[in-house]
The part of an RNA shown here (large-subunit ribosomal RNA, domain I) has 554 nucleotides and comes from a Chlamydiota bacterium. It matches the Rfam family "Bacterial large subunit ribosomal RNA". The full RNA is in RNAcentral, with records from ENA.

Context: one part of a larger RNA
């Protein structure tokens, strides 16, 4: 130099552990906000930089109510205090609560600048200063009121509303691209991502101008499972992709407009008509319904249903109670060991010095509210429906710029096809029950529905937030970016982006005191502990990698 052994530095990996996160189940709750949010600056302690808590009453301030011995938050020092006349801490009401933020008296580079009007305080008089009060839209309602007679436009006052914010669900209204199609245009990705608007605890659809094809029938919508990876579409490539129907969850149906009547305004030329409104009627396909005549029934009862009062069961926001164990041994230290006991509506879990049914905190079972809240029940008023049928006559009504249709485009599993059916633009534009519409071109027959008004609960979809529980769910390079003062530090003009970073010990008992030094670094002793090679660079302490010593070798 090299091996190989020892002892050590350095490192921080394994192992153990969890404060944290991840899913998932159950319930709860599904909003806030001008009474000024949501989210900030700024301040506030005896001393206070940081986080938490409050807000000029500022780690707080009243009152109710649990609780009962200690207490002034993380925070461990010191100092001063508070509390059984009951503090601290928990749980409901309140009071108070700078500035800035929808920010709303004006303006603004947010946390700032400068007003008016009232009534105070202040001053000789000013200044100043407190408190209230002042945006804007819509909507209603008096009160005014032009050009221009009535009148309208304006105006002013009072009232109430509304704006912002919030995770996902949900409806419309805009809408891509990367990518697949082994290239790439139709196609696809996809009506997806984004974005813009509205809204609800759900939303949205919904009471047949539905589907059916069988000389059967179904019977609002909605979700689920099959039907089916079929039937179809498809540079017939790539891919796309139903529906009848059947099982199922859940059910729940109704209200306009029109004919006709009655009332009122108002317009017009008096008649008269016509507008606009209020009331009845009236709401349907087996047509119904008005009007006219007859014939029955009837004068109101069960029921339902809304609207007020009402405030019930039960529930939430503090709690309270809770059974049963001891000796000895071994060790720092018993919950181990050995012996003997003993509770279980409780042997869930969790601490305790090392593995506890019986120590501790809980657990089973059971029980609690002064105030606030959810709930809405039972009663009580009052109002609606229920409340007419049937014959026969009549041809007076059943939603018009609508249905249709041409051109172009969208949407249907359906890429213009043989393309119905449903939606829009343009341009035409019916019928009115002896009507209409659909049955996938289109016709005939036969069937089957009744559009051009509107509303409707479950059954569905979600989880920002509370609470409970579970996990062949992570264990510090994992689980969330964050287990730790993290959307922090840094990084960027900005939109953005974005981290490392845990464990001393059962208990600080955190190492008096000596020594060396230039030293508040380090290091030796002496002390503590079970251990100090647990010494704050702490629990374990791997391997790279340096070092001392020793043995072999060259």
């Nucleotide at each position: 130099g090299g091996c190989u052994g020892c002892u050590g530095g350095a490192g921080g990996a394994u192992g153990c552990c969890u404060a944290g996160g991840c899913a998932u189940c159950g319930a709860u709750a599904g909003g806030u906000g001008a009474u000024g949010a949501a989210g900030g600056a700024c301040g506030u302690g005896c001393u206070a930089a940081c986080c938490u808590g409050c807000g000029a009453u500022a780690a707080g301030c009243u009152c109710c109510g649990g609780a009962g011995a200690g207490c002034g938050g993380g925070a461990g020092a010191g100092a001063c205090g508070c509390a059984u006349u009951g503090a601290c801490c928990c749980g409901g009401a309140g009071a108070a609560g700078u500035c800035c933020g929808a920010a709303u008296g004006g303006g603004g580079a947010a946390a700032c600048c400068c007003g008016g009007u009232a009534a105070g305080a202040g001053u000789a008089a000013a200044a100043u200063c407190u408190u209230a009060u002042c945006a804007u839209u819509c909507u209603c309602a008096u009160c005014u009121g032009a050009a221009u007679a009535c009148a309208u436009a304006g105006g002013a006052u009072g009232a109430g509303a509304a704006a912002g914010c919030g995770a996902a669900c949900c409806u419309g209204c805009u809408g891509a691209a990367g990518u697949g199609a082994c290239a790439c245009a139709u196609c696809u990705c996809a009506g997806u991502a984004a974005g813009c608007a509205g809204a609800g605890g759900a939303a949205a659809a919904g009471a047949a101008a539905u589907c059916u094809a069988g000389u059967a029938g179904a019977g609002a919508u909605u979700c689920c499972c099959a039907u089916a990876g079929u039937a179809g579409c498809g540079g017939c490539g790539a891919g796309c992709g139903a529906a009848g129907u059947g099982g199922g969850a859940a059910a729940a149906g109704c209200c306009u407009a029109a004919a006709c009547c009655a009332g009122a305004a108002g317009a017009u030329u008096u008649u008269u008509u016509c507008u606009u409104u209020u009331g009845g009627g009236g709401u349907u396909g087996c047509a119904g319904g008005g009007c006219c005549a007859a014939u029955c029934a009837a004068u109101a009862a069960a029921g339902u249903u809304c609207a007020u009062a009402g405030g019930a069961a039960u529930u939430u926001u503090a709690g309270c109670a809770g059974a049963a164990c001891u000796a000895c041994c071994u060790g720092g230290a018993a919950a181990g060991g050995u012996a003997g006991g003993u509770g279980a509506u409780a042997c869930a879990g969790g601490g305790u010095g090392a593995u506890a049914g019986c120590c501790c905190c809980g657990u089973a079972c059971g029980c609690g509210a002064a105030a606030a809240g959810a709930g809405g029940a039972a009663u009580a008023u009052g109002g609606a429906c229920g409340a007419g049928a049937u014959u026969g006559g009549u041809a007076c009504c059943u939603a018009a710029g609508u249905a249709a249709g041409a051109c172009c485009g969208g949407a249907c599993a359906c890429g213009a096809g043989a393309a119905a059916c449903c939606c829009g633009g343009u341009c035409u534009g019916a019928a009115u029950c002896u009507g209409g519409g659909g049955g996938g071109a289109c016709c005939a027959c036969c069937c089957u529905c009744c559009a051009a008004g509107g509303c409707u609960a479950a059954a569905u979809a979600c989880u920002a937030a509370u609470c409970g529980a579970u996990g062949a769910g992570c264990g510090a390079u994992a689980g969330u970016g964050u287990a730790c003062c993290a959307g922090u530090a840094c990084c960027g003009c900005g939109a953005g982006g974005g981290a490392a970073a845990g464990g001393u010990g059962a208990a600080a008992a955190g190492a008096a005191c000596c020594c060396c030094u230039g030293u508040u670094a380090g290091g030796g002793g002496a002390g503590u502990g079970a251990a100090a090679u647990a010494g704050a660079a702490c629990c374990u302490g791997a391997a790279a990698c340096c070092a001392g010593c020793a043995g072999c070798u060259u």